Glycine riboswitch aptamer from Streptomyces alkaliterrae, 97 nucleotides, folded computationally. Its Rfam family is "Glycine riboswitch aptamer". A reference for the family is Mandal et al. (2004), "A glycine-dependent riboswitch that uses cooperative binding to control gene expression", Science. About the family: This family represents the bacterial glycine riboswitch. Of the family's consensus pairs, 90% are formed in the model. The coordinates come from a structure-prediction model, not an experiment, and the mean pLDDT is 77.
This record gives sequence, structure tokens and C1' cells, in this order.
RNA sequence: UGACCCCGCACGGGAGAGUCCGUCGGUCCCCGACCGGCGGCGCCGAAGGAGCAAACCCUCCCCGGAAUCUCUCAGGCUCACGUACCGUGCGGACGAG
Repeated sequence: UGACCCCGCACGGGAGAGUCCGUCGGUCCCCGACCGGCGGCGCCGAAGGAGCAAACCCUCCCCGGAAUCUCUCAGGCUCACGUACCGUGCGGACGAG
């Protein structure tokens, strides 16, 4: 001087699934629409969480062993926000060369 990997921050990109039914309340341009609470059923998975195979590890067994896979506990199902993940920049740590 200093790459890869890891962590954090900022910016950009970034889905899915009922604005269903009933009831109560509120608002309005008032008999209709919208919003919120509660209940019911249906559905989604890309915050989080949980589970598992093989390779691998080991004399063998056991243990360990991933996820955008599975489960839906949580979360979500008008729009928006947000989300895993990707890119860029900055900072930190490590430290190959």
C1' cells in the first nucleotide's frame, strides 16, 4: 500500500396473496362510497422464526450439515410503506499479495 470475504450506513431496483362475508362505529359530495375495530373463512411468503438431504467431517456410529426448499408460529393479502435479494458508494474489521 492493500484484494476477496464479513458487518454497518446511504441511494437505486425489488414481488406475492380477498380492498371476500358479517357486525359495530365514524366521515362524506349521503341510501351509496370510504376508513377503522371485532369475528369468520380463504390465500401469500422475500422481515424474523422453525425443519430437513447429500456432499463433507469421523475407523464406524452419533453430533454437525444450506436455501429463494418446506412449515406458516409471527408477518402480510386496495394503494402506499416495508421486506429477502441485487447493484453502486462510503465507513469498519480482517489481512492474502